[in-house]
RNA sequence: GGGGGAAUAGCUCAGUGGUAGAGCAUUCGACUGCGGAUCGAGAGGUCCGCGGUUCAAACCCGGAUUCUUCCU
Repeated sequence: GGGGGAAUAGCUCAGUGGUAGAGCAUUCGACUGCGGAUCGAGAGGUCCGCGGUUCAAACCCGGAUUCUUCCU
């Protein structure tokens, strides 16, 4: 210098056009002599950012940023 992949909840990840979910973690409750485990309920994300397409964008397109991988 060139090609590919990735960026979504505190963490690890789903979600490929119609108003975003799971596991773990966390909070409250039940249970327990106290904890742990288990069970129930809740909180937590304008989806890295800008622009475009569309009636509608996390999703499609184009730049920017960061990370990763391959080639040179």